This is a predicted structure of an 80-nucleotide RNA (Glycine riboswitch aptamer) from uncultured Psychrilyobacter sp. The RNAcentral record of the sequence draws on MGnify. It matches the Rfam family "Glycine riboswitch aptamer". Gene Ontology term of the family: glycine biosynthetic process. Taxonomically the source falls in Psychrilyobacter (Bacteria, Fusobacteriia, Fusobacteriales, Fusobacteriaceae).
Formats: sequence, C1' cells, structure tokens
RNA sequence: CCUCUGGAGAGAGCCAAAAUAAUGGACACCGAAGGAGCAAACCCUUAAAGGGCGAAACUCUCAGGUAUAAUGGACAGAGG
Repeated sequence: CCUCUGGAGAGAGCCAAAAUAAUGGACACCGAAGGAGCAAACCCUUAAAGGGCGAAACUCUCAGGUAUAAUGGACAGAGG
C1' cells in the first nucleotide's frame, strides 16, 4: 500500500418557497478523514530574556459531520 472484518459522537430540530425530499440560511452541537496549536527532550543565543525544532486519542473546529440506511470513518484484528 491492497483485500476482508469490526468501527463512535452530535438538531428525524428552526426558517424560506405550494412542498415530503433535495437546496439555501441562521443558530446549536460533535470530534475519529484531512488541517492547525503545544509539553518534554534536543539545538541556537543570552547577563536575564528569547528563538528554532517538536507527539497524541489533548486543544481548536478551518474543512468535515449531526434519524436510520448508504457513503465516509481514526483505530483495531486477519490475510497479501
């Protein structure tokens, strides 16, 4: 990397048009694609400060998502 299996959270909410749905809008919410932030250690520098580098399941919520199903899905197991 490929295949198979498992795989969570959060409005079946509100508004618009004739209107279920799709779509758009406002607010609320979720954290598990992706993205961003940082602790120690290490490095540079300094009188002290400071700077660089820097992980996550933590933080943010840009992106994404918020009935079921489907899709997606971190991660885990098996095989190649």